[in-house]
Predicted 3D model of a 78-nucleotide RNA (c-di-GMP-I-GGC riboswitch aptamer) from a Chloroflexota bacterium. Its mean pLDDT, the model's own confidence on a scale to 100, is 86. The sequence was found by an Rfam model in a public genome assembly. The source organism's lineage runs through Bacteria, Bacillati and Chloroflexota. Of the family's consensus pairs, 95% are formed in the model.

């Protein structure tokens, strides 16, 4: 550097349920595991979603949809 067949220590946590905040999308906490080698961070671009306008758009949400950026454990082959 490439890769994730294998090893170690582990890590995260979808749906759903409870509580709570929010008009809402959704956030946070607890339970819970479908999955994940960046399912770590980032809302910069696109997609999608919500609210308000009413077709010019505005304000938000979401990175566990894709791309870009930053960082990074273990191992294998070369």
């Nucleotide at each position: 550097u490439u890769c994730g067949u294998c090893c170690a220590g582990g890590g995260c946590a979808a749906a759903c349920c409870c509580g709570u905040c929010g008009u809402g999308a959704g956030g946070c906490g607890g339970g819970g595991a479908c999955g994940c080698a960046a399912a770590g961070c980032c809302a910069g671009g696109g997609a999608c979603c919500u609210c308000g306008a009413u077709c010019g758009c505005g304000a938000g949400g979401c990175c566990g949809c894709c791309c870009a950026g930053c960082u990074g454990c273990c191992g294998a082959c070369g």